Transfer RNA from an uncultured Lachnospiraceae bacterium, 74 nucleotides, folded computationally. The prediction has a mean pLDDT of 80. Rfam family: tRNA. The family's RNA type in Rfam is transfer RNA. About the family: Transfer RNA (tRNA) molecules are approximately 80 nucleotides in length.

[in-house]
RNA sequence: GUGCGCGUAGCUCAGCUGGAUAGAGCGUCUGGCUACGGACCAGAAGGUCGUGGGUUCGAAUCCUGUCGCGCACG
Numbered sequence: 001g002u003g004c005g006c007g008u009a010g011c012u013c014a015g016c017u018g019g020a021u022a023g024a025g026c027g028u029c030u031g032g033c034u035a036c037g038g039a040c041c042a043g044a045a046g047g048u049c050g051u052g053g054g055u056u057c058g059a060a061u062c063c064u065g066u067c068g069c070g071c072a073c074g
Base pairs, nucleotide, nucleotide: 001073002072003071004070005069006068007067010026011025012024013023019057028044029043030042031041032040050066051065052064053063054062
């Protein structure tokens, strides 16, 4: 340099045959339980879906520029 894949919550990921409220587990916080803590139970917070642009009534999802990471080839 060329090709392919990945980028979604603090972490690991799902969702990628467009459908309108963006989710799970772990973690964090609050409450319950307990002598205290852990475990367990209930609830909550936390996201411009890497980023810019486009298509569409509607985009995490499609198209495209770009950035980062990985793999292959040269």